[in-house]
Molecule: small-subunit ribosomal RNA
Organism: Spirochaetales bacterium
RNA sequence: AGAGUUUGAUCCUGGCUCAGAACGAACGCUGGCGGCGUGUCUUAAGCAUGCAAGUCGAACGAGAAACAUGCCUUCGGGCGUGUAGAUAGUGGCGGACGGGUGAGUAACACGUAGGUGAUCUACCUCCGGGCGGGGGAUAGCCCAUGGAAACAUGGAGUAAUACCGCAUAAGGUCGGGCAUUUGCGAAUGUCCGAUGAAAGGCGCAAUUGUGCCACCUGGAGAUGAGCCUGCGCUCCAUUAGCUUGUUGGUAGGGUAAUGGCCUACCAAGGCGACGAUGGAUAGCCGGCCUGAGAGGGUGAACGGCCACACUGGGACUGAGACACGGCCCAGACUCCUACGGGAGGCAGCAGCUAAGAAUAGUCCGCAAUGGGGGAAACCCUGACGGUGCGACGCCGCGUGAACGAUGAAGGCCUGACGGUUGUAAAGUUCUUUUCUCGACGAAGAAUAAGGACAGGAGUGGAACGCCUGUCCGAUGACGUUAAUCGAGGAAUAAGCCCCGGCUUAAUACGUGCCAGCAGCCGCGGUAAUACGUAUGGGGCGAGCGUUGUUCGGAAUUAUUGGGCGUAAAGGGCGCGUAGGCGGUUUCGCAAGCCUGAUGUGAAAGGCUCCGGCCCAACCGGAGUUGUGCGUUGGGAACUGCUUGACUAGAGUUCUGGAGGGGAAGUUGGAAUUCCUGGUGUAGGGGUGAAAUCUGUAGAUAUCAGGACGAACACCGGUGGCGAAGGCGAACUUCUGGCCAGAAACUGACGCUGAGGCGCGAAAGCGUGGGGAGCGAACAGGAUUAGAUACCCUGGUAGUCCACGCCGUAAACGAUGUGCACUAGGCGUAGGGUCCAUUAGGGCUCUGUGCCGUAGCUAACGUGUUAAGUGCACCGCCUGGGGAGUAUGCUCGCAAGAGUGAAACUCAAAGGAAUUGACGGGGGCCCGCACAAGCGGUGGAGCAUGUGGUUUAAUUCGAUGAUACGCGAGAAACCUUACCAGGGUUUGACAUGUACACGAAGAGCCAGGAAACUGGUUUGUCCUUCGGGACGUGUACACAGGUGUUGCAUGGCUGUCGUCAGCUCGUGUCGUGAGAUGUUGGGUUAAGUCCCGCAACGAGCGCAACCCUUACCGUCUGUUGCCAACAGGUAAAGCUGGGAACUCGGACGGAACUGCCGGUGACAAACCGGAGGAAGGUGGGGAUGACGUCAAGUCCUCAUGACCCUUAUGUCCUGGGCUACACACGUGCUACAAUGGCCGGUACAGAGCGUUGCAAAACGGCGACGUUGAGCAAAUCGCUGAAAGCCGGUCUCAGUUCGGAUUGGAGUCUGAAACUCGACUCCAUGAAGGUGGAAUCGCUAGUAAUCGCGCAUCAGAACGGCGCGGUGAAUCCGUUCCCGGGCCUUGUACACACCGCCCGUCACACCACCCGAGUUGGGGGUACCCGAAGUCGCUCGCCUAACCCUUGUGGAGGGCGGUGCCGAAGGUAUGCCCGGUAAGGGGGGUGAAGUCGUAACAAGGUAGCCGUACCGGAAGGUGCGGCUG
Repeated sequence: AGAGUUUGAUCCUGGCUCAGAACGAACGCUGGCGGCGUGUCUUAAGCAUGCAAGUCGAACGAGAAACAUGCCUUCGGGCGUGUAGAUAGUGGCGGACGGGUGAGUAACACGUAGGUGAUCUACCUCCGGGCGGGGGAUAGCCCAUGGAAACAUGGAGUAAUACCGCAUAAGGUCGGGCAUUUGCGAAUGUCCGAUGAAAGGCGCAAUUGUGCCACCUGGAGAUGAGCCUGCGCUCCAUUAGCUUGUUGGUAGGGUAAUGGCCUACCAAGGCGACGAUGGAUAGCCGGCCUGAGAGGGUGAACGGCCACACUGGGACUGAGACACGGCCCAGACUCCUACGGGAGGCAGCAGCUAAGAAUAGUCCGCAAUGGGGGAAACCCUGACGGUGCGACGCCGCGUGAACGAUGAAGGCCUGACGGUUGUAAAGUUCUUUUCUCGACGAAGAAUAAGGACAGGAGUGGAACGCCUGUCCGAUGACGUUAAUCGAGGAAUAAGCCCCGGCUUAAUACGUGCCAGCAGCCGCGGUAAUACGUAUGGGGCGAGCGUUGUUCGGAAUUAUUGGGCGUAAAGGGCGCGUAGGCGGUUUCGCAAGCCUGAUGUGAAAGGCUCCGGCCCAACCGGAGUUGUGCGUUGGGAACUGCUUGACUAGAGUUCUGGAGGGGAAGUUGGAAUUCCUGGUGUAGGGGUGAAAUCUGUAGAUAUCAGGACGAACACCGGUGGCGAAGGCGAACUUCUGGCCAGAAACUGACGCUGAGGCGCGAAAGCGUGGGGAGCGAACAGGAUUAGAUACCCUGGUAGUCCACGCCGUAAACGAUGUGCACUAGGCGUAGGGUCCAUUAGGGCUCUGUGCCGUAGCUAACGUGUUAAGUGCACCGCCUGGGGAGUAUGCUCGCAAGAGUGAAACUCAAAGGAAUUGACGGGGGCCCGCACAAGCGGUGGAGCAUGUGGUUUAAUUCGAUGAUACGCGAGAAACCUUACCAGGGUUUGACAUGUACACGAAGAGCCAGGAAACUGGUUUGUCCUUCGGGACGUGUACACAGGUGUUGCAUGGCUGUCGUCAGCUCGUGUCGUGAGAUGUUGGGUUAAGUCCCGCAACGAGCGCAACCCUUACCGUCUGUUGCCAACAGGUAAAGCUGGGAACUCGGACGGAACUGCCGGUGACAAACCGGAGGAAGGUGGGGAUGACGUCAAGUCCUCAUGACCCUUAUGUCCUGGGCUACACACGUGCUACAAUGGCCGGUACAGAGCGUUGCAAAACGGCGACGUUGAGCAAAUCGCUGAAAGCCGGUCUCAGUUCGGAUUGGAGUCUGAAACUCGACUCCAUGAAGGUGGAAUCGCUAGUAAUCGCGCAUCAGAACGGCGCGGUGAAUCCGUUCCCGGGCCUUGUACACACCGCCCGUCACACCACCCGAGUUGGGGGUACCCGAAGUCGCUCGCCUAACCCUUGUGGAGGGCGGUGCCGAAGGUAUGCCCGGUAAGGGGGGUGAAGUCGUAACAAGGUAGCCGUACCGGAAGGUGCGGCUG
C1' cells in the first nucleotide's frame, strides 16, 4: 500500500466482499510448564447456609463460671471479701468510610474553568482562654403480668464522660449605633443587652497539686461537603409551539446557606428554529480499541464523580444520611405460626436456583498495606494480602542436539525409467532446560509493647511523663515458596487450519447439480487443483480455526478530503425577512487574531530514557505529552466595532430607442358549420380496401343572402419581449421592464437568501355564461385469432369568457443566482460613434446563434451565453428494488399536492464510449434470389427412404436449411449388429509361460435342425535323441465386446460458401476497449486493380500454377488409319505396303486487354472492333481462408474413461431388418396423335471381361438352353445404341393410351427363391383425361429428351456414378421474396431478434400496511380515599429535675385528637407505545404455469412527462409539453 465482483471487451460512477488490528468473549479440534493479568456483558431475576462493623472496663452500675481466702453447711452446697473478667445494659466513637451494582438519570448528572461579599465541616494540626458549684431521673438488675413467638406492660430501686438548671467569660453569636476600606449579607475598630464545661478517667505525688488522655470556648489551617455560574455533553421536526409557582416583585416562612425552595399579595411575564416542549436511548469522565492524522467506536478491569440498595413514600439520629448489612408506613414476594400475629431483603465475599453461547472456591490469613475502636496491649476487617479453578488474554520456555545414503522399509504419484516423503527414520555420539526423587534455602519484617543510652523543651518543689536520635527487642497466610545443588534418564510433552482466484501452498481416488462447499466471485450434471478421503505442500504453533462486535481499508458523509449537463443529485420562477458574505480611506477600541508570563489540565495510562524481577510480559524512577480552560502584560497587519471622508459597486435625474411584455375596451377580413332561397341530378363521403353515415322528402357541387363561435394565413426569421409559465389580426387607453448616450446627483444604499409571500403550461374542480370547429368518455363501422387500440362515421364533458380554486410537467440548456478574470473567427437583433460616402469598413455596448484555442471532462462534449479559473450565498445527492409507497401531519371542495420511512430482498442497478449481431432503418452491390422462360413436384399407380403403428425382433445411426434412392457401391443364408431356441467358456481371433499328449486333418458310422457330441479307420517333419518346429488339451496371464459417452477425443465429413473475406508486424491516434491500415473516389467475378489518404508493409484467402476439353505443330505408328501404288473379295484395310489424314500417346505452341477506336482523371478499368480454333477468368474439374453450428460420425478406423467376463464374448438353426389403417420426402411410368403399334434403315462415346466376356451355329414365341471360335483384349467379346429418318396403321375413346394388380406356365442364379429374387410367355387390364394451396431445377452444348456403360454382385436397380446422341426458350430489369458482401444509423440485444422484456391472473413462501376487536405498558388531567411522617392547631389525658408562682397551679413538654401536604390504591376521560387478530391490501422471491405484446430497431401507432377519462392485463385515447 491494496484486491475481487456489473461488460463480449473498455473507461467511469457505485454498492457489496476480502486481506489488518482489537476483545471481560463464545463454539469446534487439540493441549507440556511458568510468570503477570483477567473471569454473570444475559433477568437491578429469586435466594438455603456461613462470614462481610465493631470497639472502648483507662466513662458507668451490676457482675456468671474460675481462682484465692474467711464463715456457715443438711456435705449437695451457700454467703462475704479480693483477683481476674465472660455476657447483656447505660454511655462514647465508628456503623454516611471501605465493598457492590449501573436500574434510574439528557440533568449543573458529568467534564473543564470559575464564584461563594450566600455556606457548613466530627476526628486532625496550630494559637488563645477555661474546666466553679448543684439537681432530678432512667436502663440494666429484682418482682409481677400478657404472649406460641417476636416482644410488651406495670411496680420497687440504682450509676455515669447519660440528662438539667445556676455562676463566670470573650475578640464568639444575635440586635442596635458610629467610623474606615470595599464589589451585595464582606473585613477592621469601637459602645450597649442574652450563651458553656465531665466535681471526668488513668498515672505521679501526695496538704493545696501536677502529667497525660478526654472536655468546653474562640480564632486560624487542613480535609471533606453544600450551593451558584460560563462552556462542552446522543438521536428524532413524521415532537413546533411550551409554561400558572409559570416569570418577576414585596412581605413572611424555611435552610448551614442563596433562591418560588414554600406561603400570601401584586404585575403579566418567561422559554423557543442558535431547536423550547415532547419522545427514544444512555450513568459521565481519565481512559481503552482503531486510525498516518483528523476522526470513528467504546466506557470491562484500574482511578475520579454521580445514582441506587426488593418496589414506592417518609422522616429520626447525627458534624455528615433522608442511611446497602438503621427506623416507620404502603405494596409484591418468601418464610415461621398455637391463626391471634410475627420475620426477611447477597447490585458485600463465597455459594445455590433459574436464564443463557457463556464467566470460578460455600479456600487460607490478618504476616504486609489500609481502615474503625482503644492510652495501649489488642480486637474487628470476604477492604486487602495470598492460594485454587478456566489456554480467557499477554509474555517467556520446552517437546532435544550433532553426525548419519543402501537415499532402507512402508505410503503416495508414475509415462513404470523413476520421483517424493527424506537426514526424515533406524543407528552412533552428546546434552538435561523441562520432568521425577532428594537436599539446601533467601526476600517480602518495617518495627510495636518493653528495655538501654544520649540529647532537648517547658514548667514545677519533685516525680511519672513529653519530644528527638541510636541500639536491643516478638511476629510469615503464601510455603514442602523462589533460587541453588545432587541423582535418574531422550527420558514426560504437537496440534490446528488451509492449498480455484483474491492468498503462501497440488496430485490421486471416491462421488456424479447427489452428497456437499461457499467471505465475495462461484464450485458439483462421469476425467472436480473448489465436495469427501489419502499423500504431499503452505501458514501459525500450545495453540489453531469459526462465529459475534468495533475501527480500518471506505476520499463510501469528503474539516483535513467528494459531488450535482447525460451516472444519485439545481428548488418551476421571482420578490424578500432572519442569517451569511461584503468596495477605497483616516483616527480610535481591542471582541476575534498574534505573542510572552502564570494557574490549572489528579494519579494511573501513552511516548522517550534509565532501572528491578535470568529475558519479556509486569513493575519502579525521571523527563515529556495532555493540542483545553482561566488570569495577566504586550501588538494592531487582517476581520469586527466606533468616527470622519471618497466614488470605481449600486442607484436617481435627463435625451433618445426597439419590442407578439401585461391589462381593459373597440373594430376587421378569410375560412368552417348551420339556416333561407335559386340552379341542378344521382350520387356524396370515407379508406390500404371497405362499411357505418348522408342523399330522389333533392344531398354533394354551385350562386346569393343571413346567423354564430373560435382562431388570427402571408409578414415569420436558431428574429423580438418577459423572472419563469408564456406572448402573434388592427386600433385606442392604462401600465411594467430593458438598451444606448452624455452630464449631474446620492454616497456602499450591495450580493445571496432558510422560513415567508407572490406568480406559475395543460389537464382538472366550483358558480354563471357561451358553444362554430375540434374532441377524452361513449356508440356504430372496419381490421384482427381477439382489438376494450391504431383507421373511419358520429359525439358528451372539455376546449372559449367572467370570478374563484388547484400548484403540478421531459415546468429542460435535464446546466441555481451574483461578481471578476481567461485566444479567436463567422452570422444575426437593437443602439452609439468614426472613416468613407455608391457599395461598405473600423471601434464600442447590450442580446441571440454557429465553429473553435488553452483548460476542463469517465467519455460524449463544453469552451467569454463555460461544464475553464476564483470568490459569496442558497438548494440538493450518498447502491438497486421495496417507493415517491405506508403512516403521521399540513394544504385542497375533490382529484390530489407537499413532507416522507421501514421490514424484506438483490450483487448489482447505472453513465459514456467500443466491437459485433440485429432492425417490419438508410445507401451501394451480388447470386436461377426474384422477374422472363422451359420442364417438373404436389393429384394417379408402382419403386425406394423416413415417421408412426405393429411385433418375440421389426438391429443401429442420420432429423429445418445442412436427415428422409442418407451410412448401404446392392438384407433369401451369409452380411447381421436384432429376436427365439440349441451349444460353448483361455474362448471364433493374438502373444507368452508351465505341464501333458501326439499330429493337425481327412474318410466312414450314430444322434441331432445344425453347431456339436460320441465311436471307428487313417495320418507328420527335423534331430546332436536331451529336444525343437507344428498342433491339441489343461492351468495362468489374458483375449473379446457393432456395450455407454461424438457433450472427453483424433481423423474424416456436411453447411454458411468458391461467399470475398480473415488477420498480423511496425508506426500513429485514443486513459482504455479499440481505431487506423481494411474507410473514401472509381473499377472488378474477386480486399481484382488504380488514385487518394497517418499510415507503411506482410500473411492466409482471390487469381495463377495442376487435370480435362477446344486449335495447331513436332515425334512416334500397333492391335488404330488407308490418300497415292499394287493385289484381292459377294462385301470388307482383307493383303503387300504407306506414315499423308483420322486417331492414340508424349512434348511443345497458342490468348496477354497484346493491337485499334471511344469513355474514363494522362489511372485502373470498361465499351466496341480487327485478327483468331478460342477474347476478356474460353468451357468443365480438382482446389474450400479465419471461423460458425458442443453440426455428424465411438456402427469405417484410432482412442481416454466407464461397464460385461460360463456373458453385453463366441458358434449354430430358424425368424426378423421385406410387417401396414396411415403421413411425408425422393424417384419411375403415365395420362397420349410432337403419340402408340408394325416394318425398314442410319450414326456414338465411355467403359468392362479368365471362378470372365462370349461370337458363330442349333433348340425355344421368349426369358434362356446346348455347344463353344476368339480374347488377359485400340486385335476377341459385351455391342443390334435409342431418339432420328422412310413407309404403313390407329383417329380422340379410359382407347391399339396406360400398364398396376391378379391367374397360369416358365427361365436363370444359388445348398436353398414359402416368408423374400430378377426375368420370360399367355391371360387379366386398376388408378390415371396434365393434377388445390403450395413448391423445385435450370442461363448453352445448358434445360428438356434419347439410349449406352460401369461399380456393388452367385443372383437381384426405377437408385448411384459415368458416357455420348438430338438439342431449345428467356434474362426488360433489381420494386418485391430468400441468402450474402461493404458503408452508415438506432439499440435496454452479446446464448447476440428463435434476443430482450411488461402487466394481470393461478400456486407456494416471506416480511409489511390497514383492521371490528382484544390485551399489556407509560405519561397526562379531574375527582375520591388517604398510611407513615414533617409542619401547624388543640387543654381530652399525663407531666421528675429547670423557670414563674409557690396551697395548688402556670409556662414548657409528652400522649391523644385534628388541619394542610402526602405514597400506594380507586373512578372517569383522553393520549402515546407494544403484542395478538377474523378479514382486507399491495410488495418481494420462486424451475417449467395462463393471457396477451406494452417497451428496446421507425419495436411494426416514435417514445416519454404531467393530467383526465376508459379498459382482463400490459395499456389506450384526449389536452399541453420534451427530444433522452